This is a predicted structure of a 693-nucleotide part of an RNA (large-subunit ribosomal RNA, domain II) from an uncultured bacterium. The coordinates come from a structure-prediction model, not an experiment, and the mean pLDDT is 84. It matches the Rfam family "Bacterial large subunit ribosomal RNA". Gene Ontology terms of the family: structural constituent of ribosome and ribosome. The sequence was found in a public genome assembly.

Context: one part of a larger RNA
RNA sequence: CCCGUCGAGUUUGCAUGUACUGCUAGUCUAAGUGAUAUCGUCACGGAGGCGUAGUGAAAGCGAGGAUGAAUAGUCCGUUAAGCAGUGCGUCCAAGACCCGAAACCGGAGUGAGCUAACCAUGAGCAGGUUGAACCCCAAGUAAAAUUGGGGGAAGGACCGAACCGUUGUGAGCUGCAAAUCGCUCGGAUGACUUGUGGUUAGGGGUAAUAUGCCAAUCGAACCCGGAGAUAGCUGGUUCUCCCCGAAAUAUAUUUAGGUAUAGCCUCGAGUGAAUGCAUGUGUGGGGGUAGAGCACUGAAAAGGUGCGAGGUCGCAAGGCCUUUCACUUUAUCAAACUCCGAAUACCAUCAUGUUCUGCUCGGGAGUCAGUCCCUGGGAGCUAAGUUCCAGGGGCAAAAGGGUAACAUCCCAGAUCGUCAAUUAAGGUCUCAAAAUCAUAACUAAGUGGGUCAAGGAAGUCAUUGUCCAUAAACAGCUAGGAGGUCGGCUCAGAAGCAGCCAUCCUUGAAAGAAAGCGUAACAGCUCACUAGUCGAUGGAAGGUGGCGCCGAAGAUUCAUCGAGGCUCAAGUUAUGUACCGAAGUUGCGGAAUUGUUGAAAAUUUAUUUUCAAUAACUGGUAGGGGAGCGUUCUAACAGCAGUGAAGUCGCCCUGUAAGGGACGGUGGAGCGGUUAGAAGUGAGAAUGGCGGG
Numbered sequence: 001c002c003c004g005u006c007g008a009g010u011u012u013g014c015a016u017g018u019a020c021u022g023c024u025a026g027u028c029u030a031a032g033u034g035a036u037a038u039c040g041u042c043a044c045g046g047a048g049g050c051g052u053a054g055u056g057a058a059a060g061c062g063a064g065g066a067u068g069a070a071u072a073g074u075c076c077g078u079u080a081a082g083c084a085g086u087g088c089g090u091c092c093a094a095g096a097c098c099c100g101a102a103a104c105c106g107g108a109g110u111g112a113g114c115u116a117a118c119c120a121u122g123a124g125c126a127g128g129u130u131g132a133a134c135c136c137c138a139a140g141u142a143a144a145a146u147u148g149g150g151g152g153a154a155g156g157a158c159c160g161a162a163c164c165g166u167u168g169u170g171a172g173c174u175g176c177a178a179a180u181c182g183c184u185c186g187g188a189u190g191a192c193u194u195g196u197g198g199u200u201a202g203g204g205g206u207a208a209u210a211u212g213c214c215a216a217u218c219g220a221a222c223c224c225g226g227a228g229a230u231a232g233c234u235g236g237u238u239c240u241c242c243c244c245g246a247a248a249u250a251u252a253u254u255u256a257g258g259u260a261u262a263g264c265c266u267c268g269a270g271u272g273a274a275u276g277c278a279u280g281u282g283u284g285g286g287g288g289u290a291g292a293g294c295a296c297u298g299a300a301a302a303g304g305u306g307c308g309a310g311g312u313c314g315c316a317a318g319g320c321c322u323u324u325c326a327c328u329u330u331a332u333c334a335a336a337c338u339c340c341g342a343a344u345a346c347c348a349u350c351a352u353g354u355u356c357u358g359c360u361c362g363g364g365a366g367u368c369a370g371u372c373c374c375u376g377g378g379a380g381c382u383a384a385g386u387u388c389c390a391g392g393g394g395c396a397a398a399a400g401g402g403u404a405a406c407a408u409c410c411c412a413g414a415u416c417g418u419c420a421a422u423u424a425a426g427g428u429c430u431c432a433a434a435a436u437c438a439u440a441a442c443u444a445a446g447u448g449g450g451u452c453a454a455g456g457a458a459g460u461c462a463u464u465g466u467c468c469a470u471a472a473a474c475a476g477c478u479a480g481g482a483g484g485u486c487g488g489c490u491c492a493g494a495a496g497c498a499g500c501c502a503u504c505c506u507u508g509a510a511a512g513a514a515a516g517c518g519u520a521a522c523a524g525c526u527c528a529c530u531a532g533u534c535g536a537u538g539g540a541a542g543g544u545g546g547c548g549c550c551g552a553a554g555a556u557u558c559a560u561c562g563a564g565g566c567u568c569a570a571g572u573u574a575u576g577u578a579c580c581g582a583a584g585u586u587g588c589g590g591a592a593u594u595g596u597u598g599a600a601a602a603u604u605u606a607u608u609u610u611c612a613a614u615a616a617c618u619g620g621u622a623g624g625g626g627a628g629c630g631u632u633c634u635a636a637c638a639g640c641a642g643u644g645a646a647g648u649c650g651c652c653c654u655g656u657a658a659g660g661g662a663c664g665g666u667g668g669a670g671c672g673g674u675u676a677g678a679a680g681u682g683a684g685a686a687u688g689g690c691g692g693g
Base pairs, nucleotide, nucleotide: 001693002692003691004690005689006688011094012093013092015090016089017088018087019086020085021084022083023082026050027049028048032044033043034042035041054061055060064076065075066074067073097236098235100233104226105225106224107223109222110221116200117199118198119197120196121195122194123193124192125190127159128158129157130155134151135150136149137148138147139146163187164186165185168183169182170181171180202218204214205213206212211220239628240627241626242625243624244623249262250261251260252259253258263367264366265364266363267362268361269360270359271358274357276354277353278352279351280350282349283348284347285346291340292338293337297334298333299332301330302329303328304327305326306325308323309322310321311320312319313318370395371394372393373392374391375390376389377388378387379386400411401410402409415590416589417588418587420586421585422584426580427579428578429564430563431562435577437576438575439574440573441572442571448566455550456549459547460546461545462544463543464542466540467539468538476533477532478531479530480529482506483505484504487501488500489499512527515526516525517524591618593616594615595614596613597612598611599610600609601608602607603606629682631679632678633677634676635675636674637673639671640670647666648665649664650663652661653660654659
């Protein structure tokens, strides 16, 4: 990992609802007793329960009662049948759908053969080194001290095997080993090591204390029991079809991943259109949003006027500057400003249409982590696939087509079948269904085909006004571009051209006291300006719009059109026609559900069942409701089976599904059917249990 098998809403009591059954103003027996061939049961038993009357705290009264002074008012009643049983749904109490803790508690429970400490009694420590006390001898001294030599053999002394340990490192890490091996290292006569026997026990022991150790287990051992502890947590929870179909919100919560009530779903009963939706420039309403505005509250720019304040100039008169406040002119701003003020929305109401909801009571729920997109906002950075609200739509719980792929976007809501048709979004060169369609333009950037700004550019197309132009424009070419004068000043120099001031006059077709280069200064070369030449439906500088260009950098070849490939496109803009394209729509055929109509049958006579027609409808998670299939056993009835039961393998037929049936092989002894009943009643998942491979 696979296969087989086992594996999870049960049972009892109470309560409540519903369906059915029995009796009915009643209903039911409980314990117990008796009877019994068959022990299955039958009979008795009314004690008692519920109901038949309520009300009051109660005495009590009673279709009324209480309160009260009351005959008032108010509150609760009177006007609707119950009791028992069975099935099903649900609450509560129990292990209560199943599995799962870590833990807690109990026991004269088991443990010190591991380990900790202690007690008793034994044992062990190669070899080498050092050489304390003390003693002796000698020297020395007044005597000592002291010195030398010899003897001696102390030590938690030294080196180092056994032994005990385990510092560093490597190996090992499904190991040789649930702690080892190699090298290295510490102690090694001691607080040493060790054998045997013994002592201390879990709310405890022991501990040179590490929360260490107490049998591979220790912040409280192990075993058994309380025990199915508890688990607002995780996982799992087994056949089929049909109808409807949510929520991820509010409030509260030692509450926030739980729960309660409400909201939203479902089923039943009642009510019976009361309701919803659509349409209408319908009718009548309130509003203070968008916008707008400045009349209030504030903000705020420029100016004016005035009373003040300050500074400054002035002898003074007065001038100038700054500024608070007020008024005023012009131009403005505001979620917590409003003299104003929509569209929508909402409330009420009317009409029409409609395939219909609404409300009340009761049974059963689930939901309380939401998410994306569009719109209006708060927070944030007018950041976020961010967060918090509100309105709408989806997903959740929605498949199909499009978007290359892609819950949330666009189109569209799948009852089933169909080798029919027609459309939506989106597409029509090939992959790949359908236009290499038509007309008119644009783009040259592979722009298109990722997004991207400020900014930049004789890209190109269209359009618009202005100006110049046969009295010759614009560009090119030829020629001129002068004189006073080297203007004045400054300066070493300053001559058009370092700088400052001024910027005139003359000649003339025209020519700046010079726009640029240049020189040390001159010189020199251009320009403005002028003439000639040339010869134009032309030219100059702008505005606006379309499509392009640059700006433009990333990490595994191309790698940001899905690809190939595409340029009068297969790109872009505009118009048009045709076609393709979905589980949409339509055609044909079938089914379920609900309603209506009709027919038939049954009876309890107002319902049920069946059939037909017709209309609508049939996506679906949590969840509610309905109808069935199958398994085991029991009862009754009727059956099958050695001429071959069950099981099993193969194949065929059949039903909307769970399923049912025939035939053949195998197998070798039991097994179906119908109608009821009762459940240890359906497995693919639980890191499920057991067995096998």